A computed fold for a 99-nucleotide RNA from a soil metagenome, annotated as SAM riboswitch aptamer (S box leader).
RNA sequence: CUCAUCCAGAGCGGUGGAGGGACAGGCCCAGUGAAGCCGCGGCAACCCUGAAGGCAGGGUGCCAAUUCCUGCCCCCCGGGCCCCCGGGGGAAAGAUGAG
Repeated sequence: CUCAUCCAGAGCGGUGGAGGGACAGGCCCAGUGAAGCCGCGGCAACCCUGAAGGCAGGGUGCCAAUUCCUGCCCCCCGGGCCCCCGGGGGAAAGAUGAG
């Protein structure tokens, strides 16, 4: 860079000490202990191998909230007064896998 997927699913303990949820705005989680690291466990997306059957092993990945919501464009609708709310769709950005 390209392609695919992102509404489901999945913990406990130790350490650690104040933050974290990509970014911005929200809104959440957090001393009833954040992030990170370690151990065992689990989920199951993609890839490889075996089997020839829907299972096993391996490589990454993942285990709060729809990728937590929105961020730009289009359509519909309501209120209002040209802006805002709500709904739908398509992008952008991000994450993961493979090449």